Two RNAs folded together computationally: RNase P RNA and transfer RNA, 370 nucleotides in total. Rfam match: Bacterial RNase P class A. Its mean pLDDT, the model's own confidence on a scale to 100, is 78.

RNA sequence: CCGGAUGGCCGAGGAACCGCUGCAUGGCACGCCAUGUAGAGGAAAGUCCGGACACCUCAAGGGAAGCAUAGCGGGCAACGCCCGUCCGGAGCAAUCCGAGGAUAAGAGCCACAGAGACGAGCCUGUUCAGUCAGGAGUGAAACGCGGCAAUCUCUAUGCGGUGUAAGCCCAAACAGGACGGCGACGAAUACCCUUGCGAGCCGUCGGGUAGGGUGCAAGGAGGCGCGCGGCGACGCGCGUCCGAGAUGAAUGGUUCCUUAACACAGAAUCCGGCUUACAGGCCAUCCAAAUUC
RNA sequence: GGGGCUGUAGCUCAGCUGGUUAGAGUACUUGCAUGGCAUGCAAGGGGUCGUGAGUUCGAAUCUCAUCAGCUCCACCA
Numbered sequence: 001c002c003g004g005a006u007g008g009c010c011g012a013g014g015a016a017c018c019g020c021u022g023c024a025u026g027g028c029a030c031g032c033c034a035u036g037u038a039g040a041g042g043a044a045a046g047u048c049c050g051g052a053c054a055c056c057u058c059a060a061g062g063g064a065a066g067c068a069u070a071g072c073g074g075g076c077a078a079c080g081c082c083c084g085u086c087c088g089g090a091g092c093a094a095u096c097c098g099a100g101g102a103u104a105a106g107a108g109c110c111a112c113a114g115a116g117a118c119g120a121g122c123c124u125g126u127u128c129a130g131u132c133a134g135g136a137g138u139g140a141a142a143c144g145c146g147g148c149a150a151u152c153u154c155u156a157u158g159c160g161g162u163g164u165a166a167g168c169c170c171a172a173a174c175a176g177g178a179c180g181g182c183g184a185c186g187a188a189u190a191c192c193c194u195u196g197c198g199a200g201c202c203g204u205c206g207g208g209u210a211g212g213g214u215g216c217a218a219g220g221a222g223g224c225g226c227g228c229g230g231c232g233a234c235g236c237g238c239g240u241c242c243g244a245g246a247u248g249a250a251u252g253g254u255u256c257c258u259u260a261a262c263a264c265a266g267a268a269u270c271c272g273g274c275u276u277a278c279a280g281g282c283c284a285u286c287c288a289a290a291u292u293c
Numbered sequence: 294g295g296g297g298c299u300g301u302a303g304c305u306c307a308g309c310u311g312g313u314u315a316g317a318g319u320a321c322u323u324g325c326a327u328g329g330c331a332u333g334c335a336a337g338g339g340g341u342c343g344u345g346a347g348u349u350c351g352a353a354u355c356u357c358a359u360c361a362g363c364u365c366c367a368c369c370a
Stems, first nucleotide, its partner, number of pairs: 003287008012258007020039009041264001045275002048273005053163004059195005066159005071085005086100001087098004101154002106152002108148003116143001122135004167214004177205006185198002207369003220242001222241008294366007303319004312350001321337005343359005
């Protein structure tokens, strides 16, 4: 100093002044000003999974390898996520945890200790017969149909690769230059093969540019409410709501008040998850003790 | 923004197909040797194997999470 479990929510508000970014309107001296309006998160994080999207030739398919997952059933666009349930374990309980397919084929390992570590042995009694019965210290495992597949492996299922620095458009400059490699060669990109396609392809060095637009935000597998179906995850229908978008990169600073508010931390193509970090506070349900502060 | 790799003694690295006390060089300490120093010789100390969990009888090694560091990727093409 002192009950616990699960699920959900908030994680600042107000005033004054000074700023920043996008958009709209207006103004002019044409890149600035004025007004209005919008402006980070539950994790924007780790980049651990799953997608959208784009390119790899406007492609189609097979083999083997590699990687991932793993009771059973369901949900979801998809997943390694979620829900239900069985089994095993922890807890008085609420509840929580589980990398829980297979030793049927083959291989590997089992240190020390122990006579012996996967091959079957030792002691005692017993029997025609290691035939039967009993026993033993060591050790995680010992006298048997052993254990380890978060060892190789087998089974089932799934997976092409590269990531918005993908890609597309405009503009500028330089040397469409040198060397090396392959030519039955190239690529969907570890590997091989088939069909089809294309005429060069790859690497290193050297030269130049250091600009703009788009992708990129009025969005969607989106949130909330009600009804129906389902144990649930979730689905269907109706109604309603939403508005960051930079490119040296905005979303802030000062003062005062709210009893204290300096938690973790900040978008960068966009979504669905998981994991991790988090001062303080609130709500609901449940379990256990029992009447004291 | 997106890939890849590495953390073991003060420093540089082995070990990482699991096995008994985790090693090497260098640095450090002590002693010998020298008039003294360096070199040399001998001995010694020093490790949460980045951190936390899990699998296993047993983890530096296998798995998961996390932290830190290093490195590559622009366009003309």